The prediction has a mean pLDDT of 77.
The RNA shown here (Glycine riboswitch aptamer) has 104 nucleotides and comes from an Actinomycetota bacterium.
Its Rfam family is "Glycine riboswitch aptamer". Rfam describes the family as follows. This family represents the bacterial glycine riboswitch.
The source organism's lineage runs through Bacteria, Bacillati and Actinomycetota.
């Protein structure tokens, strides 16, 4: 002095599943034959479903001679969340800024 890699923020790109489901009540708006129909979106309640925000769980992994135990995974469970779009969405890719860092 470089620096493989590693963590944090933030920006930008990619990102999956699964009912735009049924019923009840309101709202907006359209048509209208003044009975009503049709859109659209909000409450609630129901059955079904999905998991990759969040949590949680340990049987995978991993530490430890073994056990005990720890720790957790896009496995598991669905509490939450989600089932058109929209929003969000684990991880993945660049890039900017911090912070550590093997090695040269």
């Nucleotide at each position: 002095u470089u620096g493989a890699c590693c963590c944090c923020a933030c920006g930008c790109g990619g990102g999956a599943g699964a009912g735009u489901c049924u019923g009840u009540a309101g709202u907006u708006c359209a048509c209208c034959u003044c009975g009503g129909u049709g859109a659209a979106g909000u409450a609630c309640a129901g059955c079904g479903c999905c998991g990759a925000a969040g949590g949680a769980g340990c049987a995978a992994a991993u530490c430890u001679c073994c056990c005990c135990g720890a720790c957790a995974a896009c496995c598991u469970c669905u509490c939450a969340g989600g089932c058109a779009a929209a929003c969000g969405g684990a991880c993945c890719g660049c890039a900017u800024g911090g912070g550590g860092a093997a090695g040269g």